[in-house]
Context: one part of a larger RNA
């Protein structure tokens, strides 16, 4: 390679976008490349199959006839893929009009409540902290408490197995720009789709790299307990950082540890948006139905079990990505990338 795999055993790329490729709705007409079939050619001998003959049988030998695959050329078939037609369709797609929910981004403005510190007042002897303490603050008046008043950051209830984005993620309020969904209508293009190797661009925390900011929180680090000892857990401090700009880093248990698309295949029960219907008339509320989402439970079926089960891990199809025993190792080594840290890309001796 054939094959068999990827939810938890090795194995979905972190997520999108789209190059090249691969796959591609319904229907006519044309062609005949792929298919399919007939002829001819060629297909050595030996072999092989069939018959006959020759060694006393038989391996064996010899002779006749047959069969064979690619390939060419050549005459046809046209389902089915291909190509081809300013043929043709609407059910995929997408556009347009009407309506909608939303922490979807991104900018500016703003508001309360808390920590903190500061500036004055009451007030007086302790606070704080913990298993217990102690360091630490404190008569230069603290802790408590009342008025101011500055500052950063984060945004109690509402809050939800709710929403909303591809993902990372988004939450006080309010205004500017702004993406994407879903419902309905069926106007309009007429396959324009789907996936997607290189590529591109987004991408939590930390971290870098100039500038600002710095309330509380808190790696390093100091002190104090603790313990045999304690570079810890706990306590008192506390500098990076967190926060803001503008750039770079590219990784995470980036997890549904489940790749995207499309069709199928029992049901029940919630909740989120929308439609329609429904009661003698309006109609909240209910009920009924349908479409999108988002949970739960469970038949068939699949699972090594666990479990999944129209949000599939059933049933197909298409396209990517990835696995092949454990360790050595996601290392070395080159090579791209980064300022660095380090990413990607990725071995082998050896050993069990």
């Nucleotide at each position: 390679u054939u094959g068999g795999g990827c939810g938890u055993a090795a194995a979905g790329a972190g997520c999108u976008c789209g190059u090249a490729g691969g796959c591609g709705g319904u229907u006519c007409g044309g062609u005949a490349a792929g298919u399919c079939g007939g002829g001819u050619g060629u297909g050595a001998a030996a072999a092989c199959u069939u018959g006959a003959g020759g060694c006393u049988c038989a391996a064996c030998c010899u002779c006749a006839a047959g069969a064979g695959g690619c390939c060419a050329c050549u005459c046809g078939a046209u389902a089915c893929u291909g190509c081809u037609g300013u043929g043709a369709c609407u059910g995929g797609a997408g556009u347009c009009c009407g309506g909608u929910a939303g922490a979807g981004g991104a900018g500016u403005g703003u508001g309360g409540a808390a920590u903190u510190u500061c500036u004055g007042g009451u007030g007086u002897a302790g606070c704080g902290g913990u298993g217990a303490a102690a360091u630490g603050c404190g008569c230069a008046g603290a802790u408590a408490u009342c008025a101011g008043a500055a500052g950063g950051a984060a945004c109690a209830c509402c809050g939800a197995c709710a929403g909303c984005g591809a993902a990372g993620g988004c939450a006080g309020c309010a205004c500017u720009c702004u993406g994407g969904g879903c419902c309905g209508g069926u106007a309009c293009u007429g396959a324009c789709g789907c996936u997607g190797a290189g590529g591109a661009g987004c991408g939590a925390a930390a971290g870098c790299a100039u500038g600002g900011g710095g309330a509380g929180c808190a790696a390093a680090c100091a002190g104090g307990a603790u313990u045999a000892g304690a570079u810890a857990c706990c306590c008192u401090g506390g500098u990076a950082g967190u926060c803001c700009a503008u750039g770079c880093c590219g990784u995470a248990a980036a997890c549904g540890u489940u790749g995207g698309a499309c069709a199928c295949u029992a049901g029940g029960u919630g909740u989120g948006g929308g439609g329609c219907c429904u009661u003698a008339u309006c109609a909240a509320c209910g009920g009924g139905u349908u479409c999108c989402g988002u949970g739960c439970c469970g038949u068939a079926g699949c699972u090594a079990a666990c479990g999944c089960a129209u949000u599939a891990a059933g049933u197909g199809u298409c396209c990517c990505g990835c696995c092949u025993g454990g360790g050595g190792a996601g290392u070395a080594c080159g090579g791209c990338c980064g300022c660095a840290a380090g990413g990607c890309u990725a071995a082998a001796a050896c050993u069990c």